[in-house]
Context: one part of a larger RNA
Molecule: large-subunit ribosomal RNA, domain I
Organism: marine sediment metagenome
């Protein structure tokens, strides 16, 4: 000296979390995709033949015509660009839906299947990270080998929903004292209990919090008192009349629903109370956005002041970030503060729909069937003769009735009423957004800091990288010698060649010169 890219330094992108804004989208054709749109246009982004965009309403107020710095044109204070909210277009395909085609479309010509609904009409599919339910269901592996048994009612696969689901108002738990619907979370507790009683699996009841909420039905009784649809009138609208139709006695509507009710029989309060309401009225919460204090003070280094040294101000602002080296007072924020018009929420007023509750009696009536429950195979389960569940065979009672009380069987006593149904919140999860960090800093941290799920590999289902830094500004080295050409040499920009193979520039290696040999 070169060659190589360690190391420092730095960050544009992660990773975790925490809040909460949000939780869908789609036949009014979706999420994906193909193919076009640019003055030259091969990528990425935007867009759709009105095609880097069209219109309209606010909002800003001088430069715009994306990444992407060139050239050439045009566009703007008669207000562009750019913000932000509303429309308009919106090619061919995709659930794809008129038949084939599979994407240069062809034929045809206003329409696709299933479903509900007398019609009018209406629904449904596909698409989505993770959370959820419910069905199917493994094996590595542990047991120091292996069949029960474990890994696991777990990966995985399917169906289907939601913004959460799921569960959920005792035929429950306790124990002789009583609680009082789910759900999570600490405990209870590695206890009970299960188990080739081996490996090992494994609750609950109280307790302590989180959070709070209950209804409706079939019945008995009544017996069209009801309800859709269309159309008119009245209303701001809920809604109320009328007319036609069309549902409904295989029973609409009332009543009524479990420490009961029906019936019967009597009493009370009543314009409260719950709901609905495009109208009027107060709040609040929200887009783009505005406004926002104080040195560019004097010397000194310096290529540059945000450093040093000497004064000064401001702070309800010393968060943060940029600016030629470290700036409160240079710029952008920041902290306080402000408008405007829309949309949402939440009271109040107005109109509207429904009446609400309690006592007493009893020779009347009701109270969810192939269910309870039982045998016997089978999966499950901590459920052990006493967990849940299915399959096959049997099969009750009727409130003087039934389950239950972890072995059966009876007394008793204690506690509930199943064989119908709805439910908010406490909890999960995060494609997205905001905000943070004792997280990483380019072999790290997502696979991706860069035209990454790209190049590029495979028939395919798939598999998948590598690459960040010139300078303060390109000021990107005119011009001269040299060469085939890249270099090289001079000259020239910089603070510095830091020259695009470009911050730093370590090891291996290798080569020249100089000394020794």
């Nucleotide at each position: 000296g070169a060659u190589g890219g360690a190391u420092g330094a730095c960050u544009u992108g992660g990773c975790u979390c925490a809040a909460a804004a949000a939780a869908c989208c789609g036949a009014u054709g979706a999420a994906g995709g193909g193919u076009g749109u640019g003055a030259c246009a091969a990528g990425c982004u935007a867009c759709a033949u009105u095609a880097u965009g069209c219109u309209u309403u606010g909002g800003c107020g001088a430069g715009a015509c994306g990444c992407a710095u060139g050239u050439a044109g045009u566009c703007a204070u008669u207000g562009a660009a750019c913000c932000a909210a509303a429309g308009a277009u919106a090619c061919c395909u995709g659930a794809a839906u008129g038949u084939g085609a599979c994407u240069u479309c062809a034929c045809a010509u206003u329409a696709g299947a299933u479903c509900c609904g007398u019609a009018a009409g209406g629904a449904u599919a596909g698409g989505u990270a993770a959370c959820g339910u419910a069905g199917g269901g493994a094996a590595u592996u542990g047991a120091a080998a292996c069949g029960u048994c474990u890994u696991a009612u777990u990966a995985c696969c399917u169906a289907c929903a939601g913004g959460a689901a799921a569960a959920g108002a005792a035929a429950u738990c306790a124990a002789u004292u009583g609680a009082g619907a789910u759900g999570c979370u600490a405990u209870u507790a590695g206890u009970a209990a299960g188990g080739g009683c081996g490996a090992c699996u494994g609750a609950a009841c109280a307790u302590a919090g989180c959070a709070u909420a209950a209804g409706g039905c079939a019945a008995a009784c009544u017996g069209a008192a009801u309800u859709c649809u269309a159309a008119u009138u009245c209303g701001a609208a809920a809604g109320a009349a009328u007319u036609a139709g069309a549902a409904g006695a295989u029973g609409u509507g009332g009543u009524g629903u479990u420490u009961u009710g029906a019936c019967c029989a009597u009493c009370u309060c009543u314009u409260a109370a719950a709901c609905c309401u495009u109208a009027a009225u107060u709040a609040a919460u929200u887009a783009a956005u505005c406004u926002a204090a104080a040195c560019u003070u004097a010397u000194c280094u310096g290529g540059a002041a945000u450093g040093a040294u000497a004064g000064a101000c401001c702070g309800u602002a010393g968060a943060g970030g940029g600016u030629g080296a470290a700036a409160g007072u240079c710029c952008c924020g920041u902290u306080g503060g402000a408008a405007u018009u829309g949309a949402u929420u939440a009271g109040u007023u107005u109109g509207g729909u429904u009446g609400a509750g309690g006592u007493g009696a009893g020779u009347u009536c009701a109270u969810g069937a192939g269910u309870a429950u039982u045998g016997u195979c089978u999966g499950u389960u901590g459920g052990a003769a006493u967990u849940c569940u299915g399959g096959c065979a049997a099969g009750a009672a009727u409130a003087u009735a039934g389950g239950a009380g972890g072995c059966a069987u009876c007394a008793a006593c204690u506690u509930c009423u199943a064989a119908c149904u709805u439910u908010a919140a406490a909890u999960a999860u995060u494609u997205u957004u905001u905000g943070a960090g004792u997280c990483c800093g380019a072999u790290a941290g997502a696979g991706g800091a860069u035209a990454a799920g790209u190049a590029c590999c495979g028939u395919g289902a798939g598999g998948g990288a590598a690459a960040g830094u010139u300078g303060a500004a390109a000021a990107g080295u005119a011009c001269c010698c040299u060469u085939a050409a890249c270099a090289g040499g001079g000259a020239c920009u910089u603070a510095a060649a830091a020259u695009a193979a470009c911050c730093u520039g370590a090891a291996a290696u290798c080569u020249a010169a100089u000394a020794g040999u």